[in-house]
RNA sequence: ACCGGUCCGCACGGGAGCCUGGCGAAACCGGGCUGAGAGGGAACUUGAGGAGUUCCGACCGUCGAACCUGAUCCGGGUCAUGCCGGCGCAGGGAGCGUGUUGUGGUCAAAG
Numbered sequence: 001a002c003c004g005g006u007c008c009g010c011a012c013g014g015g016a017g018c019c020u021g022g023c024g025a026a027a028c029c030g031g032g033c034u035g036a037g038a039g040g041g042a043a044c045u046u047g048a049g050g051a052g053u054u055c056c057g058a059c060c061g062u063c064g065a066a067c068c069u070g071a072u073c074c075g076g077g078u079c080a081u082g083c084c085g086g087c088g089c090a091g092g093g094a095g096c097g098u099g100u101u102g103u104g105g106u107c108a109a110a111g
Stems, first nucleotide, its partner, number of pairs: 001106003005101001007099001008097003011062004017033006023050001040056006067092003073086004
């Protein structure tokens, strides 16, 4: 000096499933499973069997297993479910910084 890592800053990407009790029931109150997270807060839309949107927040991820597709897939297991494994050296997929730190790696020059 360069590379990589940590941390920091800002920016960006992403998901929120399954089972179940209550309730004259409008978008409500609980229990259980896996998980980092299973919608925490606010506003709004629809208009009647608990649906959806936006903003903020938590969490995960940013060159790749966060996440999406294939997939109404295959095998196992479960009350049930992306619950586990396969698929998967398949396709897609979001980053920068004269920041920080001392550790790791590599190299060069001078003394």

This is a predicted structure of a 111-nucleotide RNA (TPP riboswitch aptamer (THI element)) from Kibdelosporangium aridum.
It matches the Rfam family "TPP riboswitch aptamer (THI element)". Rfam's curators write: Vitamin B(1) in its active form thiamin pyrophosphate (TPP) is an essential coenzyme that is synthesised by coupling of pyrimidine and thiazole moieties in bacteria. Gene Ontology term of the family: thiamine pyrophosphate binding.
RNAcentral holds the sequence, with entries from Rfam and Ribocentre.
The prediction has a mean pLDDT of 78.